[in-house]
Molecule: transfer RNA
Organism: Patescibacteria group bacterium
């Protein structure tokens, strides 16, 4: 320089183009315990990497950038 993939909550990870984007775990409060820790209830956290298209509607398609990985050179 070239190809491929991949970026969504602190972390791992879903989410068929459609109706409030969720789940573990982890944080916060609480119940329980002398008191933790577990278990049980509740809650908080999201410009879905960035700017553009297409579409009634985009986390998703479709075009540039960008960051990371992995092949080639």
């Nucleotide at each position: 320089g070239g190809g491929c993939g991949c970026g969504u909550a602190g972390c791992u990870c879903a989410a068929u183009g459609g109706u409030u984007a969720g789940a573990g775990c982890a944080c916060u409060g609480u119940u329980c315990u002398u008191a933790u820790a577990a278990a049980g209830c509740a809650g908080a956290g999201g410009u879905u990497c960035c700017a553009g298209g297409u579409u009634c509607g985009a986390c998703u398609c479709c075009u540039g950038g960008u960051g990371c990985g992995c092949c080639c050179a």